This is a predicted structure of a 370-nucleotide RNA (Bacterial RNase P class A) from an Anaerolineae bacterium. It is recorded under the gene name rnpB. Its Rfam family is "Bacterial RNase P class A". By type it is a ribozyme. Taxonomically the source falls in Anaerolineae (Bacteria, Bacillati, Chloroflexota).
RNA sequence: CGAGCAGGCAGGGCGAUCGCGGGCAGCAUAGACCGUCCGAGGAAAGUCCGAACUCCGUAGAGCACGAUGCUGGGUAACACCCAGGCGGGGCGACCCGACGGAAAGUGCCACAGAGAGUAGACCGCCGCGCCGCGAGGCGCGGUAAGGGUGAAACGGCGGUGUAAGAGACCACCGGCGAGCCGGGUGACCGGUUCGGCCCGGAAAACCCCAUCGGGAGCAAGGCCAAGUAGGAGCGGGCAUCGGCCCAGAGGCUGCUCGUCUCGGAAGCUCCAGGUAGGCCGCUCGAGUCGGCAGGCAACUGCCGGACCAGAUAGAUGAUCGCCACCGCGCACGGCGCGGGACAGAAUUCGGCUUACAGUCGGCUCGCUGC
Numbered sequence: 001c002g003a004g005c006a007g008g009c010a011g012g013g014c015g016a017u018c019g020c021g022g023g024c025a026g027c028a029u030a031g032a033c034c035g036u037c038c039g040a041g042g043a044a045a046g047u048c049c050g051a052a053c054u055c056c057g058u059a060g061a062g063c064a065c066g067a068u069g070c071u072g073g074g075u076a077a078c079a080c081c082c083a084g085g086c087g088g089g090g091c092g093a094c095c096c097g098a099c100g101g102a103a104a105g106u107g108c109c110a111c112a113g114a115g116a117g118u119a120g121a122c123c124g125c126c127g128c129g130c131c132g133c134g135a136g137g138c139g140c141g142g143u144a145a146g147g148g149u150g151a152a153a154c155g156g157c158g159g160u161g162u163a164a165g166a167g168a169c170c171a172c173c174g175g176c177g178a179g180c181c182g183g184g185u186g187a188c189c190g191g192u193u194c195g196g197c198c199c200g201g202a203a204a205a206c207c208c209c210a211u212c213g214g215g216a217g218c219a220a221g222g223c224c225a226a227g228u229a230g231g232a233g234c235g236g237g238c239a240u241c242g243g244c245c246c247a248g249a250g251g252c253u254g255c256u257c258g259u260c261u262c263g264g265a266a267g268c269u270c271c272a273g274g275u276a277g278g279c280c281g282c283u284c285g286a287g288u289c290g291g292c293a294g295g296c297a298a299c300u301g302c303c304g305g306a307c308c309a310g311a312u313a314g315a316u317g318a319u320c321g322c323c324a325c326c327g328c329g330c331a332c333g334g335c336g337c338g339g340g341a342c343a344g345a346a347u348u349c350g351g352c353u354u355a356c357a358g359u360c361g362g363c364u365c366g367c368u369g370c
Stems, first nucleotide, its partner, number of pairs: 001366005007360003012323007020039005026033001041342001045353002048351005053217004065213005070084005085099001086097004100208002105206002108201002122147002124143008155173002158170003174198002176195008221280004230271005235246004248262005288305007325339006
């Protein structure tokens, strides 16, 4: 210098003016007034996992359904994180893995190929028989070493053996199973003995095994409750039981008289449920910052500090000045012009994933110079 790998930090700073939401205090009960304090993120996003919380359900057990699936640890919990094992990829830094079972069962394995599973014989090899003068051909049988097909043909390699061959048998290597020794908490690793046991792949096909899981979600759920509709109550007399009269109520009209209407109606009071609307849930928390201690780490414990959005159709914005950063230009110790990503709370946390402008050190490989 080039190519790469894995991390940390941070997501401009200060001031002024105007505006918006919330808390507290004040003025007059109160507000649209005044003062003061606070007011988005590392992902607030996708809503993919795990929880808190709330309501409903629930004797216990099982079935069904879903999720998870190496080991040890962390955590409230997890499909997350840390450390490790094994397998795979990369020269390497490092990265990736749903990583139990295919010898419980069922199904599947395109094309090609004779044959894709207790599978298989097309060419070839070998034996016998027949035909042919011969080269050779045909038939029956043996075989799986060699060739061929395929992603895959079932251990490899050398020998013995044989008509030709074959774990048919033997040595070595590999795998599997069983036993023993050593190391490790464990996954597992190293060594050794025995058994020819050699059993294709795929379980992110069904399935089997083990573990875990009740459902719905803050539009959860609770409280108050205008209006409308519903229910109950609020006088008496006569009667031919259709009604009439007096109280009483309302209108004309502020009052009196008068008059009209109603007189079981209106009006008023109460009751239950509950719509609009309001309040709670709601933000002090498995939280955050600093220090110390334990631990390889994830993380945990103790001590101390600050209070750090809570809107409801949804506030968190805009402008200006100075500084910092980046880019471009120039008459270059400076000046001028331009620029600032992704996005944005809605019950709250822990994760994962995705989007995005930078910056800082670390590590690896290659080339080159001293």